[in-house]
Context: one part of a larger RNA
Molecule: large-subunit ribosomal RNA, half B
Organism: Panax ginseng
RNA sequence: UGGGCCUAAAGGAACUCGGCCAAAUGACUCUGUAACUUAGGAAGAAAGAGGACUACACUGAGAAAAGGUGGAGUCGCAGGGAGUGGGUCGGUGCGACUAGGUAACAACACUACAAUCCCCUGCUAACGAGGAAUCGGAAGUAUAGGGAAUGAGAGCUGCCCAAUGCCUGGAAGUGAACGAACUGGCUGGAAGGUUAGGACUUAAGCACAGGUAAAUGGCCGCGGUAACUCUGACCGUGCAAAGGUAGCAAUAUUCUUUGUCCACUAAUUAUGGUCGUGAUCGAGUGCUGUAACGACGCCGACACUGUCUCUAGGCCCAGCCCAGUGAAAUUGGAGUGGCAGUGAAGAUACUGUCAAACGUGAGGUAGACGAAAAGACCCCAUACACCUUAACUGAAUGGAUGAAUGGUGAUGGAUCGUGAGCGUGAGUAGGAGAGGUGGGAGCUGAAAGGCGGAAGGUGAAAGACCACUCGCGGAAGGAGACACACUGACUUUGAAGCGGAGAGAAGAGAAGGACACUUCGUCUGUGUUAGUUUAGCUGGGGCGGCUGUCUUCUAAAGAGUAACGAAGACGUGCAUAAGGCAAGCUCAGUUGGACCUAGAUCCAACAAAGAGCACAAGGGUAAAUGCUUGCUUGACUGUGAGGGUGACAACCCAAGCAGGGGUGGGAGUAGGAAAACGAAACUGCCGGUCCUAGUGAUCUGUAAGUACCAAGUGGAAGGGCUUACACAUAUCGGACAAAAGGUACGUUGGGGAUAACAGGCUUAUGUCCCUUUAGAGUUCAGAUUCAUGGGGACGAUUGGCACCUCGAUGUCGAUUCAACACAGCCUGGGGGUGAAGUAGCUCCCAAGGGUGCAGCUGUUCGCUGCCUAAGGUGUUACGCGAAUUGGGUUCAAACCGUCGUGAGGCAGGUUGGUCUCUAUCUUCUCAAGUGGAAGGGAGUAGUGAGAGAGGCUGUUCAUAGUACGCAAGGACCUGAAUGGACUAACCAAUGGUGGACGGGCUGUUUGUAAAGGAAGAAGCAGGCCAGGUAGCUACGUUAGGGAUGGAUAAGAGCUGAAAGCAUAUGAAGCACGAAGCCAGUCUCAAGAACUAGUAAGAGAACGUCAAAGUCGAUGACGAGAUAGGCUGGAGGUGAAGCCCAUGUGAGUGGAGAAGCUGACGAGUACUAAAGAAGGAAAG
Repeated sequence: UGGGCCUAAAGGAACUCGGCCAAAUGACUCUGUAACUUAGGAAGAAAGAGGACUACACUGAGAAAAGGUGGAGUCGCAGGGAGUGGGUCGGUGCGACUAGGUAACAACACUACAAUCCCCUGCUAACGAGGAAUCGGAAGUAUAGGGAAUGAGAGCUGCCCAAUGCCUGGAAGUGAACGAACUGGCUGGAAGGUUAGGACUUAAGCACAGGUAAAUGGCCGCGGUAACUCUGACCGUGCAAAGGUAGCAAUAUUCUUUGUCCACUAAUUAUGGUCGUGAUCGAGUGCUGUAACGACGCCGACACUGUCUCUAGGCCCAGCCCAGUGAAAUUGGAGUGGCAGUGAAGAUACUGUCAAACGUGAGGUAGACGAAAAGACCCCAUACACCUUAACUGAAUGGAUGAAUGGUGAUGGAUCGUGAGCGUGAGUAGGAGAGGUGGGAGCUGAAAGGCGGAAGGUGAAAGACCACUCGCGGAAGGAGACACACUGACUUUGAAGCGGAGAGAAGAGAAGGACACUUCGUCUGUGUUAGUUUAGCUGGGGCGGCUGUCUUCUAAAGAGUAACGAAGACGUGCAUAAGGCAAGCUCAGUUGGACCUAGAUCCAACAAAGAGCACAAGGGUAAAUGCUUGCUUGACUGUGAGGGUGACAACCCAAGCAGGGGUGGGAGUAGGAAAACGAAACUGCCGGUCCUAGUGAUCUGUAAGUACCAAGUGGAAGGGCUUACACAUAUCGGACAAAAGGUACGUUGGGGAUAACAGGCUUAUGUCCCUUUAGAGUUCAGAUUCAUGGGGACGAUUGGCACCUCGAUGUCGAUUCAACACAGCCUGGGGGUGAAGUAGCUCCCAAGGGUGCAGCUGUUCGCUGCCUAAGGUGUUACGCGAAUUGGGUUCAAACCGUCGUGAGGCAGGUUGGUCUCUAUCUUCUCAAGUGGAAGGGAGUAGUGAGAGAGGCUGUUCAUAGUACGCAAGGACCUGAAUGGACUAACCAAUGGUGGACGGGCUGUUUGUAAAGGAAGAAGCAGGCCAGGUAGCUACGUUAGGGAUGGAUAAGAGCUGAAAGCAUAUGAAGCACGAAGCCAGUCUCAAGAACUAGUAAGAGAACGUCAAAGUCGAUGACGAGAUAGGCUGGAGGUGAAGCCCAUGUGAGUGGAGAAGCUGACGAGUACUAAAGAAGGAAAG
C1' cells in the first nucleotide's frame, strides 16, 4: 500500500451524477392501525408494549410433566443477552397484475398475458409442411380453427373513402393466344401450295363505379371587428377528402427554455401543482384517470450511520524478509539525464548548455507519442453481407384463357351483332303530329277531283312528288355465356369366375364425365424469392453546384498552361437567302437649313469607322466581309499533292486534275437580207454562310444505290461497299436496350493520400495595448469616459490549412496532486484625481504568500444563499483515466415526438448499459552497499560553495473621538492584544483506538467439548456487552511566519552644468524608497569528484535486543541489567476460589481495594548473550 473485517469524540448526507456503500430495522406474543379502494385490499401500514431467574398459589381432566395466569422476590449496562432475523413513510412517471427475455456489459417502460375488436374459414375448411404421396389443423366443426391490432377492470373511442390497400359490381373502353369474314405477295396452265396481313370475336387484369378507417393512413390558412387597452362571441374570403372533437398537456412528446406563477429549500436547470399560440399531444399505431403489484425511472421526509467535515487506531490474508519451487505479455540494438533550440512541425539519442563517481533495494507512476488488439469513428474500394421499397431484370406458389375435348337434342336460353322490305318521329307559333338535306312546279286519277305551287301568314326551318339519309321499332338467319340430358375421350372403383408357373396384366359391371386431373401454349400479377445496380469531381465526406462545345482575362509579347478563379455564350438561324456571280453605293455621329417636329423625311458641310456584318466575346473589315440591284443554285459528283494540330481516335486548311453547271467578261461581238433574235473558243470567281460555337464513336435498325461474296450447281436468303436517316448515349471518348435506398446488427481490405481529439503553421475572428481627438464631463479633450480612423502584441475563443499520428496519440466534467506566466483579485510601495476626512476611481512598480463553504444542473459556465482581506485571469495534450470516477457524449435493448411508402434517420428528448496492465529504462521519494579522495589513518568536533523550507491576513484596543470637516462622519503614522487558515513537533491532560489486559452475558441454535454412536455438565474460542495500560494518534497540546541589515523597482529628493535660465543626472557627485531581491531564521550539505602502497589500527561476522527498522542501515549489550523469567510497584479491571454467616430459593453479606493483570518503570544474573578446534586463503 491492496483485499477482507472491527471500533470511533462532536456533527449527521455537509459526500456524490445519485445515501453507491455502510449503518440502522429485524424473530415471537399482545395492543393499535390513515388516505385511497375494483370492498378483496392497502396492512407486518404507521405507532407502541412485553420477555431472564427463583420459590409459591391457581390452572393444566386426574398421580405427575410441558404449557398458561397471578401477585411476591433476585441479578446485570444489557434477559428474543450468542445465532437466525422487514428500514419506514409521503408525492410522481411508466407498465394493470404472476410470468418471459439479449447463456457471457442492457431485466426495463420491452415481450407475453386475461380481455376487447377486425378479417378469413361450412369441412376433402381456411391456414401450414412437402416435388409428390401424404400429414398437421383435428379423430376438432363457427361457444370451432387460423391471421392482424390493442393490451386487466373504469369513463370513452370524434371527422375524413381524395391517395394506397382490400371487398363488390359489369352499360361503354382497353385487353393475349386460339378462332375469323376478308385482303396482298410468291409460285403454278389450273387445282392448289406457301407466305404476309387482318375487320370482327375475346378471359383475368387495367380502367371505370360503389363500399370499407378497432384497414395503411390523414385531420388548414388569410383579413377585419366590442365606448381605455387586450381579447374576439361576430363578419368576410381562399383551399381541402376532411380540417384535431372529448380528454390531456413545457409531458419518456416543448426547440426557444432554467417558459410564467405557486409550493418545498437559507439558496433548487431538479420535484409537485397551475397556466396554454401543443416548434412537433390526441382517441384500439388507442385517449384519460386508476386500487393492487414492480431487484423499473424521478423527488422529498424520518431513522441511521466514517459517504463526508477529517481522518485515527486495531485484526486476518497478501505485500516486505528467509528457504524451496517457479510463469506471462513484452523485447531492432543500447553506454537509456534536465533545459532551450532544431527537426515529418511534442527529442534519452541532433545543436548548445547545465547536471552527472559505480552498481543496488523498497516505493510512486509524469514520460518512453508505454503494453495489448493490421482503428469499431471518418474516408476510400467500379470489396462483402444482410434488410427495405412505387430501383432494374428474372422466378416459385397464384388468377384467367386456348388446345388435347367429343356425339346427339324440332331442349330451355340471358345476352350480342347484322338487319331486307316496312313501320314510326307531337316543344312554342302555324289550318296541323314539320325527323334532316338536296332537287322541285308540278304529281296522281278514266273523270270529277285530290295534294301541292303562287299570294298571304307562322316559325330557327315549309310542305305535293323524287333521291339520299338520321333516331327508334323490327321477321327470318347468325353468334352465344349458362343450364339440362347423352357416352366413346378421361378419372375412380372393380366381387366371383377367367387368365397366368408365380407376381401381375387385360376385363364384365358400377360410379363420375367432357367437368376435373394432367400436359403443352398464351395473358396477367407478385419484395414471397433471387441476382444486381444505386456515377464522378470535391480544400474530409454529405447537402449544394458542376461534367460537352465557343469567346475573353488569369497566361508571365511563339504554342501550351491549373483552381468549386473572373465575365459571358451555344445545343441554332438562313431558299420571297442571311448562299453564288456581277455591278453600283457608303456608315455612326455632329453642325446648319426646309416642313408644326426631339426622332422617323429632304438638302448641305464635316466625318477612317466612333457603324454595320442573324447571335456571346475576340480578331477582322470602307479599293468591303457592310448596303442596294440583276441573273441564279457550286448549300455540285469523282479525287486530292502538301500543310496545321492532336497520346490516339478525331479535327482543321488546301493548290491542282476529271465531269457536268452558275455568273461576269468575251459581246449585243461573230452570225443574220433586215428586224426580232443571237453564239463559241478563251477567261475570272463559285465544292455554302467574315472567322472562331450550333455537337456524339461503335453496335443495331431503316431507306436509296451498287452487283463484290453466295456452304454441290443455278438462283435466293443473308452479308459487304457507297450515300442518307434514327441517340439531352448532356456522367456529352458514349460500361447495358434495361437499375433506387437502409445498416447503431454489421464484416473485410486499405488510408494519417482524408475528417472528428490534441499538437503544429496562420491570426480573418477574439482578447489586450498604443495612437489620432470629435463628443460626454457646468467651464475644460486627456480626473474619468470616448465614436471614427491608424498601428501593434498575444496565441486562451470561433475558424482556416491538412504537416506527425488511423499495424490506435482514450474524448467532456468531477476528484487527487499540482508547476508556471502576469494582462494583479487580496495584502505591500507609489503618481494623478472632478483626492477635505472616510470610502472610491484611474495609472505605475511588485508574482512572497493567500485566493472559501453550500443549493440546482452530467455539466465547464451560470444563477442563487452565506462567509471573506480577496473569493484573479490564463498556460501546462482545453495539465493530470499504466492515479480514481464514468454522471454526459459515443455500440448493441427500448419508448416518445418528428421525417421517410419502407428498411430506417434526427448536434431532438428519455430509461438501461464490462474502464485491462505484476513497472524494463528515464524521472520522482526514501534507504543502504562498493570503490576513490589533496604527506597516513581512526575517533570526535566543525567550516559552508551550493540546495531546500518558510514568507498569508483579519478583528479589537491605545494614540484619538485627535488631524480633517458646517455637520454627519472620521484617519495616516506608531504601539499592544487576540483570532481564522496553514505548517512543524509532541502525547502530561482531553478524546479515539487498543483482537496476547481484567470483568459481565448467552450457549440444544457458530465451531468444539470424557479417543464407536446418541445424549451431555463445568468450560474454551471476540459470539455479544460495558471498560481500558503501553504505543500510535486528533478532535488535543506546544511552537512558528518576525525583527534587522544590504542592494533596488515605480516614485520622490539635494547640489548642479552641458544650454549665463531651468533641470533629481539616457552628465560627474550625494542621499532615500516595497509583503518583492540578497542576507538574516530553520533543514540538508565536502561526490565542493578524480594516483598507488605500508603501518598503528579499524571493521565485519556470530549472539541477546531496541523508543531503530522493508532488506541493508542506525543504536544498546555479550559477565553484563541486552532480552526473558522472578520479586515488589505504577496503571487497568472491579471484589477470585475454598470457607464462615444468612435466605425455602434465585441470591446476599464477611474475610477483602480481594484476585487477576500485554507492551510502562525499578530491583534481581535464575535462563540466553560462553567457548573450543583448525591454520587452508587474505592482510